[in-house]
Context: one part of a larger RNA
RNA sequence: CUCUAGCUAAGGAACUCUGCAAAUUAGUACUGUAACUUCGGGAGAAGGUACGCCCUUGAACGUGAAGUCACUUGCUGACGUAGCGUACGAGGGUCGCAGUGAAACGGGGGUAGCGACUGUUUAUCAAAAACACAGGUCUAUGCAAACACGCAAGUGGAAGUAUAUGGGCUGACGCCUGCCCGGUGCUGGAAGGUUAAAAGGUGAGGUUAGACGUAAGUCGAAGCUUUAAAUUGAAGCCCCAGUAAACGGCGGCCGUAACUAUAACGGUCCUAAGGUAGCGAAAUUCCUAGUCGGGUAAGUUCCGACCUGCACGAAUGGCGUAACGACUUCCCCACUGUCUCAGCUAGAGAUCCA
Numbered sequence: 001c002u003c004u005a006g007c008u009a010a011g012g013a014a015c016u017c018u019g020c021a022a023a024u025u026a027g028u029a030c031u032g033u034a035a036c037u038u039c040g041g042g043a044g045a046a047g048g049u050a051c052g053c054c055c056u057u058g059a060a061c062g063u064g065a066a067g068u069c070a071c072u073u074g075c076u077g078a079c080g081u082a083g084c085g086u087a088c089g090a091g092g093g094u095c096g097c098a099g100u101g102a103a104a105c106g107g108g109g110g111u112a113g114c115g116a117c118u119g120u121u122u123a124u125c126a127a128a129a130a131c132a133c134a135g136g137u138c139u140a141u142g143c144a145a146a147c148a149c150g151c152a153a154g155u156g157g158a159a160g161u162a163u164a165u166g167g168g169c170u171g172a173c174g175c176c177u178g179c180c181c182g183g184u185g186c187u188g189g190a191a192g193g194u195u196a197a198a199a200g201g202u203g204a205g206g207u208u209a210g211a212c213g214u215a216a217g218u219c220g221a222a223g224c225u226u227u228a229a230a231u232u233g234a235a236g237c238c239c240c241a242g243u244a245a246a247c248g249g250c251g252g253c254c255g256u257a258a259c260u261a262u263a264a265c266g267g268u269c270c271u272a273a274g275g276u277a278g279c280g281a282a283a284u285u286c287c288u289a290g291u292c293g294g295g296u297a298a299g300u301u302c303c304g305a306c307c308u309g310c311a312c313g314a315a316u317g318g319c320g321u322a323a324c325g326a327c328u329u330c331c332c333c334a335c336u337g338u339c340u341c342a343g344c345u346a347g348a349g350a351u352c353c354a
Base pairs, nucleotide, nucleotide: 001349002348003347004346005345006344007343008342010340011339014338019335027051028050029049030048031047036041038172052094053093054092055091056090057089058088060086061085062084063083067079068078069077070076071074095099107333108332109331110330112328113327114325115324119131120130135170136169137168138167139166140165141164147156148155149154173320174319175318176317178250179249180248183247184246185243186242187241188240189239192238193237194236198232199231202228203227204226205225206224207223210219211218212217251269252268253267254266255265278312279309290306291305292304293303294302
């Protein structure tokens, strides 16, 4: 010097990203207990008092020798003072700094965010605000169900049957969930347009039995074969509707009130429709340490407001919310070697010397 334990004057978070770590608290009985609340909770809220040992003693209960009584004469039953025991007391005394004398054995309160909750998770750097959840909603499915596995047979779904089963989204509860169907998707529709293979005919070409010709050659049926244009031809697409707790989207400019400022109001352009309620410098705010208020002597954090929302917003849910949380933020009390600022003790290492 390092590590593991223990103690420390005065101060008491000044340490630090952060009270990390440590300390405090701690048991039992009695007392007492706020806001808020889903009336269950919150709550062991918070806060306070007692606690050892010795003597005496109270009533209660248990047991119950002796004794008394009874008979069915028994290892019997009933009553039962004494003794002993148990828990609860009452009075008195006594010791220490200290009586849950060691050990085991909650620190507490307030504010805000997120998630309702108990639960689950990255075995081996993340336990959370992530996942799940009960509840809500949409959608598919009539049973040989949808859906999934399998080439199939078959199996699961289910020895179930729409109060069922599968899939998607949201996520207790409370108050609510606005406008847009133009685009994409899905569902329905079938008049018209477009459209494949295919179908039966038709046309054209090749080949040639044959015909004609002195010959070169010309024509050429059937069959086979190549090919072309029409005609007929489904779903789909175009088209017409519906549908947003489907994917998603939810404007700009200019002017205007008797101080100024602002604009209830007006004009105009565009759109499928122009963001409603609620919330808002927010886990979202760039400018920004916004501005005002609170808390501090001093506060880029925190809390309450304001609204100028760069770029909140309603089941990709919005806003609240008691209880809960090894979650996150800020503050206070208590407490402390975290610190001012170090010191000492014990043990284990390291180093040096012998």